[in-house]
RNA sequence: AGAAAGGGGGGGCAACUCCCUGAGUAAAGCGGCGAACUGGUGAGUAACAGGUGGGUAAUGUGCCCUGGAGCGGGGAAUAACACUUGGAAACAGGUGCUAAUACCGUAUACGGCUUGGGCGGCGUUGGCUGCUUGGGUCAAAGGUGCCCGUAACUUGUUAUGGGUGUCGCUCUGGGAUCAGCCCGCCCCGGAUUAGCCUGUUGGUGGGGUAAUGGUCUACCAAAGCUACGAUCCGUAGCUGGUCUGAGAGGAUGGUUAGUUAUACUGGGACUGAGAUACGGCCCAGACUCCUACGGGAGGCAGCAGUCUAGAGGCUUCGGCAAUGGGGGUAACCCUGACCGAGCGACGCCGCGUGCGGGAUCGAAGGCCGUGAGGUUGUAAACCGCUUUCGGCGGGGAAGAAUGCCCGGAUGGUAAAUCCGGGAGCGACGGUACCCGCAGAAGAAGCCCCGGCCAACUCCGUGCCAGCAGUUGCGGUAAUACGGAGGGGGCAAACGUUGUUCGGAAUUACUGGGCGUAAAGGGUGCGUAGGCGGCUUGGUAAGUCUAGCGUGAAAUCCCACCGUUUAUCGGUGGAACUGCGCUGGAAACUGCCGAGCUCGAGGAUGGGAGCGGCAGGUGGAAUUCCUGGUGUAGUGGUGGAAUGUGUAGAUAUCAGGAAGAACAUUUGUGGUGAAGGUGGCCUGCUGGCCCAUUUCUGACGCUGAGGCACGAAAGCCAGGGGAGUAAAUGGGAUUAGAUAUCCCGGUAGUCCUGGCCUUAAACGGUGAACACUAGGUGUCGGGGGUAUCGACCCCCUCGGUGCCGGAGCUAAUGUGUUAAGUGUUUCGCCUGGGGAGUACGACCGCAAGGUUGAAACUCAAAGGAAUUGACGGGUCCCCGUAUAAGCGGUGGAGUAUGUGGUUUAAUUCGAUGCAAUGUGAAGAAUUUUACCAGGGCUUAAACUGCAGGGUAAACCCCCCGAAAGGGGGGCUGCUUCGGCGAUCCUGUAGAGGUGCUGCAUGGCUGUCGUCAGCUCGUGUCGUGAGAUGUUGGGUUAAGUCCCUCAACGAGCGCAACCCUUGUCCUUAGUUACCAGCGGGUUAUGCCGGGGACUCUAAGGAGACUGCCGCUGUAAGGCGGAGGAAGGUGGGGAUGACGUCAAGUCUUCAUGGCCCUUAUGUCCUGGGCUACACACGUACUACAAUGGUCGGUAUAAUGAGUUGUAAGAUCGUGAGGUCAAGUUAAUCUCUUAAAGCCGGCCCCAGUUCAGAUUGCAGUCUGUAAUUUGACUGCAUGAAGGCGGAAUCGUUAGUAAUCGCGGAUUAGUAUGCCGCGGUGAAUACGUUCCCGGGGAUUGUAUAUAUUGCCCGUCACAUCACGAAAGUCGGUUGUACCAGAAGUCGCUGAGUUAAUUGUAAGGAGGUAGGCGCCUAAGGUAUGGCCGGUAAUUGGGAUGAAGUCGUAACAAGGUA
Repeated sequence: AGAAAGGGGGGGCAACUCCCUGAGUAAAGCGGCGAACUGGUGAGUAACAGGUGGGUAAUGUGCCCUGGAGCGGGGAAUAACACUUGGAAACAGGUGCUAAUACCGUAUACGGCUUGGGCGGCGUUGGCUGCUUGGGUCAAAGGUGCCCGUAACUUGUUAUGGGUGUCGCUCUGGGAUCAGCCCGCCCCGGAUUAGCCUGUUGGUGGGGUAAUGGUCUACCAAAGCUACGAUCCGUAGCUGGUCUGAGAGGAUGGUUAGUUAUACUGGGACUGAGAUACGGCCCAGACUCCUACGGGAGGCAGCAGUCUAGAGGCUUCGGCAAUGGGGGUAACCCUGACCGAGCGACGCCGCGUGCGGGAUCGAAGGCCGUGAGGUUGUAAACCGCUUUCGGCGGGGAAGAAUGCCCGGAUGGUAAAUCCGGGAGCGACGGUACCCGCAGAAGAAGCCCCGGCCAACUCCGUGCCAGCAGUUGCGGUAAUACGGAGGGGGCAAACGUUGUUCGGAAUUACUGGGCGUAAAGGGUGCGUAGGCGGCUUGGUAAGUCUAGCGUGAAAUCCCACCGUUUAUCGGUGGAACUGCGCUGGAAACUGCCGAGCUCGAGGAUGGGAGCGGCAGGUGGAAUUCCUGGUGUAGUGGUGGAAUGUGUAGAUAUCAGGAAGAACAUUUGUGGUGAAGGUGGCCUGCUGGCCCAUUUCUGACGCUGAGGCACGAAAGCCAGGGGAGUAAAUGGGAUUAGAUAUCCCGGUAGUCCUGGCCUUAAACGGUGAACACUAGGUGUCGGGGGUAUCGACCCCCUCGGUGCCGGAGCUAAUGUGUUAAGUGUUUCGCCUGGGGAGUACGACCGCAAGGUUGAAACUCAAAGGAAUUGACGGGUCCCCGUAUAAGCGGUGGAGUAUGUGGUUUAAUUCGAUGCAAUGUGAAGAAUUUUACCAGGGCUUAAACUGCAGGGUAAACCCCCCGAAAGGGGGGCUGCUUCGGCGAUCCUGUAGAGGUGCUGCAUGGCUGUCGUCAGCUCGUGUCGUGAGAUGUUGGGUUAAGUCCCUCAACGAGCGCAACCCUUGUCCUUAGUUACCAGCGGGUUAUGCCGGGGACUCUAAGGAGACUGCCGCUGUAAGGCGGAGGAAGGUGGGGAUGACGUCAAGUCUUCAUGGCCCUUAUGUCCUGGGCUACACACGUACUACAAUGGUCGGUAUAAUGAGUUGUAAGAUCGUGAGGUCAAGUUAAUCUCUUAAAGCCGGCCCCAGUUCAGAUUGCAGUCUGUAAUUUGACUGCAUGAAGGCGGAAUCGUUAGUAAUCGCGGAUUAGUAUGCCGCGGUGAAUACGUUCCCGGGGAUUGUAUAUAUUGCCCGUCACAUCACGAAAGUCGGUUGUACCAGAAGUCGCUGAGUUAAUUGUAAGGAGGUAGGCGCCUAAGGUAUGGCCGGUAAUUGGGAUGAAGUCGUAACAAGGUA
């Protein structure tokens, strides 16, 4: 200033109009305060940003509190509004009117500010604070309630005067609060960032600010910061705190509290007490939106919510009831601050899902099972009890007291406070809580079960599928995968993943190391720094102590209290280990002063030395040259060759030249800081040691950077060059040989000058000082003693070795020359590889050096020691291992086995020694497991049960290859129930030479009949382990002896057993026969004997017992005796173990597999094949023989389904008849080689006998595939065997025959027996195997070990790279928005001044400085990407070699 609808009333015929109310309300505007608080976020910031403690005498502060003094009198405008213009809009403009606590002069000034004078007090960086006296300058506003008047009019309003209350206003002092600025200390990483800075550092004048200040400006000076880390780069809000940890620390900063920065990005000011302002303004930029294309609008890192990105993160909720904030006198208004609710097991805390009873019948089901049972499991069922939570019904808080109104007390009639009364106010929420009702009712999951780590079985799977934190599981019996049962753990959760700390003494301050594990700088001099002898005085910085201030609250800790407990909250305490101030102490450190001599250094007198540099000089050797002598080789090697030599070498003599190095002395000797240093002489020069007194007076130690020296090789320039020798040529070796070996040979090696700066530059041990048992060498010096003197002996200082105690050490080792005990100081380390690499920087002529990462990858790499094993290591020993012999194999033929091939099948096993004449002690059928074909299915065989039938067997016939099928005949016992047998059907079970010997038992082979393998106790060692068991001897022997930290014992050795060799006793048939008797052609034939042989039972014997020698002994050698002599010969006997050795086809057996077939029956075939290869044998190749004739002598064995005499037949195999014999009786059974004699006469034979033909014999059902033998005929290869290889040491090899098992038959094989009967062994070097000791080892599946590099392929990460694309930053320049400031301002201008013109002042505009984004040019740094390229890592059984580990085959 001020509506409208609606309601009421009046007027009017009505349209309409007026009044009241709505209402001084809505909405807009002027004005005031607030909006700088609260709330969000962490991009930036490494900084006085933050923390802590100080300073401000260098400052400000609205509202609030408290003092003092005031508030007089005027003026001019301007929004709103009205009219109007432009515009799409946003909005803007013009004209006109108006008010104020809005704005402007003016008055006044207790006082403030400013400027002079005078007088103090205090202090000091600029002053602070008083008193006094002048000048100049600086204010203000009213609103509202009540009371009393006055005036006006429209008579209840307005205006005005006075009083009073209250809220304001102005100036000023003080306070409080808040803020600004300054300072000390603290505050991440990188040095592969070492120099940075020009307003930079300071001064003077000025500007600016509330205020100091280069904060800004002009001038002057040339400063300032930095190894105690400047600058640069990266990262990051900081703190109280939080997590962890015993602590010290480490990591972290979400909620909460303090603080800071920020508000789309960059710049800027305005307003204001306060901002350079999250929800204000201007400009630029990016983005989004609107548009009429001219222009405009916007900023959720407020609360909700949307979209996007993402593995991932909530409701567009209720309320201002409480607490707090702003405004207001107040009522009240605002408040996504806040209080509440919602969503999310996201965290913490509490509660429930039931409790008690219940099997001497432990249900059912599941799982396991040794088939007994066990387990789930008192678990369930069943009985009894309770009712939280949830559900239903009912009741029902606290959080609310202020304020407001009324009254009262105190007080100044105040404010404020207090008392009494009253009205009204709860979002949460009918929520918390309480009561009642029903009924065990609605409420358990997740992980794990090989070890770590609590918890075990079955099935499935079969290095697959999968698991896995670590170690690692899985390849047919998986407690590790998947499932199940069971169990363990935690529980409304449980596991996984990620992160941080811990364990980790694994960055070591507390609290580590560096000889060999990672780690001592190559060495010295020395700067900064660190550390530093004795005495004394002072000081009080460090240090210690007392008090005071501070160390916000919250958190953590303790006590108590409130929610039924707890989480949570409240109260109090403690703590906050820090910083500051004041006082005190003075031992120690520091600082100042004075002294001392032991550390350190100097002087004097001696001494040793391959110390350094320079200049001279010497001899030996090598090579070359010249000459002489001399002749065919020389040289070189494992052996050779290249080379050299008849153009005269090598060899030898003489002379000469050159260069390099210095034999002997020479020595774990000397010397030097280290590298290093060696003929002799001279000069110059460094250091060291000893002795004596003396001087200086802490002068010392170490030493980041720095400087110097620094082997060899290498580089540059100039010399030199004898020998040697990378590269290189040739010759060898070899699969190859770019090596080792040989013949040559250039750089280099040498000198001068200059670089390089590294080594296993090592004692793998930094330097200095002090202390801590010894023994024994050696080098240099001194002393004592002794002596004539030297030597000897003793002591001492300095150096250099060995041994060793304590101690130390993981061990090894070290040990006064420490690796011991301490102090000081420097350097270095933190798993292996990648890598001493890349990039960068510095140095270098180059080569390269110094500094020095990461990605990625592995679960180890490494040290010391132990036990084995191994070695083209060493030592000792044994063995038919070699050697010495003998005889073979490998060549031939045959036999046999195997491989291979073939086949329908050629069944299977055995495969170096240790498979191959092996299982197999005997495949024509059978065997037989294989193949083809034909059959059977409770089965060929065994045991049951149930039911049924009949005897079954046996005999005959038919079909058939047979099996089998079909048919017929005959026949049991009986108590009459049945029994037994057998057949059929069903059922449980059978059967399998099917697989796995790598699931197993048992048995066996082999090392090996080798002498070893272990244990108890003790001792030593941290331990693995050692000792014993080694050593010295000895043995066949770990056999025995001696010694010994060992003492004992066990399994092995040996012995006991068998056999053989001698004797004795006993016994004496079938064996024997001496004597006696009988008998015969002859014979133990007979009587008989018991002597002998023999048989078979028991004994004896041999033990190094005896002697000698030797030795400590054990024992050895020799001898005697003896049948036998040193285990008499042979056998049986096989330690701990090794080879996943062999066997599932002897047997047994787990698991798996087959069940009208992988079982079973039958016929035939195959296992017997045959270009070939190998093993084992036989027979030979001949004369030591063959052949013919004669003749002598064994043993072991076997025999009734047998052996068979004898006779007889046959050329013979054999046939026929047949005695004896169940065996010392009879038979097999003649042994053969041998011996005697004859022939053969060196040849493919009178050798050899294969092969083949014919004819036979025997066995058997059967002899074709496929038997053995006989006769006649045939008569092959083969003339002693390449490389290579086997057996064997005495009654053995060799050779000769005999017997037996297996079988119907089949033997060159196998197992046995006897006959004849040798040679050789020097010896242990070598080959093989074994035992012991020692050594090395990168081996432990153990040398068939381990392991390296290139190449090829795949994957991964990284480096380089012409370039290319980004980020960030510097410099120079261009251009320059908005804006402050300055200048200007002829345009314009209400208040003021002036009578006026005009002035003062303001202002639009203009100019200038600064300046954001932008642009141009040129640099730095960082990152992405890239043709190509480089190395690296990893990968299944690729290629080539074999470099390393042993003496690794060349250390």

Small-subunit ribosomal RNA from a metagenome, 1451 nucleotides, folded computationally. The RNAcentral record of the sequence draws on SILVA. It matches the Rfam family "Bacterial small subunit ribosomal RNA". Rfam links the family to the GO terms ribosome and structural constituent of ribosome.